[in-house]
Predicted 3D model of a 359-nucleotide RNA (Bacterial RNase P class A) from a marine sediment metagenome. Its mean pLDDT, the model's own confidence on a scale to 100, is 79.
RNA sequence: AGUCCGUUGAGUGACUGCGGUUCGAGGUUCGCCUCGUAUCGAGGAAAGUCCGGACUUCACAGAGCAGGAUGCUGGGUAACCCCCAGGCGGCGUGAGCCGAUGGAUAGUGCAGCAGAGAGAAGACCGCCGAUGGCCCUAGGGCACAGGUAAGGCUGAAACGGUGAGGUAAGAGCUCACCAGCAGUUCGGGCGACCGGGCUGGCUUGGUAAACCCCGUCCGAAGCAAGACCAAGCAGGAACAUGAGCUGCUCGCUCGACACGUUCCAGGUGGGUCGCACGAGGGCACCAGUAAUGGUGCUCCCAGAUAGAUAGUCAUUCAUGGGGUUCGCCCCGGGACAGAAUCCGGCUUACAGACGGACU
Numbered sequence: 001a002g003u004c005c006g007u008u009g010a011g012u013g014a015c016u017g018c019g020g021u022u023c024g025a026g027g028u029u030c031g032c033c034u035c036g037u038a039u040c041g042a043g044g045a046a047a048g049u050c051c052g053g054a055c056u057u058c059a060c061a062g063a064g065c066a067g068g069a070u071g072c073u074g075g076g077u078a079a080c081c082c083c084c085a086g087g088c089g090g091c092g093u094g095a096g097c098c099g100a101u102g103g104a105u106a107g108u109g110c111a112g113c114a115g116a117g118a119g120a121a122g123a124c125c126g127c128c129g130a131u132g133g134c135c136c137u138a139g140g141g142c143a144c145a146g147g148u149a150a151g152g153c154u155g156a157a158a159c160g161g162u163g164a165g166g167u168a169a170g171a172g173c174u175c176a177c178c179a180g181c182a183g184u185u186c187g188g189g190c191g192a193c194c195g196g197g198c199u200g201g202c203u204u205g206g207u208a209a210a211c212c213c214c215g216u217c218c219g220a221a222g223c224a225a226g227a228c229c230a231a232g233c234a235g236g237a238a239c240a241u242g243a244g245c246u247g248c249u250c251g252c253u254c255g256a257c258a259c260g261u262u263c264c265a266g267g268u269g270g271g272u273c274g275c276a277c278g279a280g281g282g283c284a285c286c287a288g289u290a291a292u293g294g295u296g297c298u299c300c301c302a303g304a305u306a307g308a309u310a311g312u313c314a315u316u317c318a319u320g321g322g323g324u325u326c327g328c329c330c331c332g333g334g335a336c337a338g339a340a341u342c343c344g345g346c347u348u349a350c351a352g353a354c355g356g357a358c359u
Base pairs, nucleotide, nucleotide: 001359002358003357004356005355006354007353008352010316011315012314013313014312015311016310018041019040020039021038023036024035025034026033027032043336047347048346050345051344052343053342054341055222056221057220058219062250063249064248065247067218068217069216070215071214072086073085074084075083076082087101088099089098090097091096102213103212107211108210109207110206124152125151126148127147128146131145132144133142134141135140160178161177162176163175164174165173179203181200182199183198184197185196186195187194188193226273227272228271229270235264236263237262238261239260242254243253244252280299281298282297283296284295285294286293287292317334320331321330322329323328
């Protein structure tokens, strides 16, 4: 100077005020009310609502299609698009960081302009003109037919690279070495893959974060889920054979006085549960590279309902500013941000302080 990880995010005391729980006293219309004691009371993200579940209901049972998600390997987890460790690729001197990481020979599509030509394409400038052709003087010339894609141009990209031989001039045409691909074989690894040998055609682009193909997974809705109690009222008309289970199909069950849809009308707007003991927290040891798991000990850490978890005073202090006789003094005061069924992640915001490992 940097990279990665972790902790904290003002402290203490007094007084006053709220909510939960426990115990006690008093009152009670038996619903509960009042007072007092003890104790507890917003987060690392409570945020976003992007994922995954627990839980509840849909009937007690499915299949297929569609649709959606995901995409290297192995492990972890209740599960995941998460976490850990690896492989491959890219960036970095490095510690490290990033990856929308299966298939382009199943098919379809797309790629402006430039350029001859953009996928099995291509002849603009070029090179040759041996053989055939034309001219002339043995020889030579021309560059028509024809051959060529090595050189040049254009472009982000031009159908392997370097060198030699060969040729009229050239070309993997041939050869040596290299890269790639295919086949085969050996070794390492659970695996993704990595490394080596031999042979060969000489070489068949990019894009799937385009459609698509392949593999794997997925029922829907959601705590305003749902269950119970109290109180109160009043049902009517039409449609229609369906209704339920996901959008469709099949199947299954119920049903024709039902269920369902639409309209009109009446009543209620109350209370309790769900509601916090959990895939829970802390410490130690063991196993494991790790994520994590196991064992033992220990702890209970919000549950409101128009929505509590606070206010005042005093004092100490972090960063910062000023002064200094270097003892200290003065000013000033701390980011992002408030639970609502719960949990595991991801993403985003964050002043200041502290610690560790590595380059």
It matches the Rfam family "Bacterial RNase P class A". Rfam links the family to the GO terms tRNA processing, ribonuclease P activity and dimeric ribonuclease P complex.